[in-house]
C1' cells in the first nucleotide's frame, strides 16, 4: 500500500428493506421482608461516524474511524 470481515442499550444477543429496534442480565423506582438477598410490578437506556439509493435503511451502496484476518 492492496483485498476481505466485523462495529446494535453498561454487558451479552436478536431483528425479509416495512407497525414503537425485541430479549437476557445489570441499573433505577415501587411492592413484599425487621434488614439484605430473592420474588412481583413498572421505568430509563443502543443501530461507530458522514454521505448515497429507496415511498421507506440496523439491513443495500460509497467514504472515514476503530478491531481482526490476509497479500505484497
Nucleotide at each position: 500500500c492492496g483485498c476481505c470481515u466485523g462495529u446494535u442499550c453498561g454487558u451479552c444477543u436478536a431483528a425479509c428493506g416495512g407497525u414503537c429496534a425485541g430479549g437476557a442480565u445489570a441499573c433505577c423506582u415501587g411492592g413484599u421482608u425487621c434488614u439484605c438477598a430473592g420474588c412481583c410490578a413498572g421505568g430509563a437506556g443502543a443501530u461507530a461516524c458522514g454521505g448515497g439509493u429507496u415511498c421507506a435503511a440496523g439491513u443495500c451502496c460509497c467514504g472515514u474511524a476503530c478491531a481482526g484476518g490476509u497479500g505484497a
Annotation: This is a predicted structure of a 72-nucleotide RNA (transfer RNA) from a Lachnospiraceae bacterium. Rfam family: tRNA. Its family is annotated with triplet codon-amino acid adaptor activity in the Gene Ontology.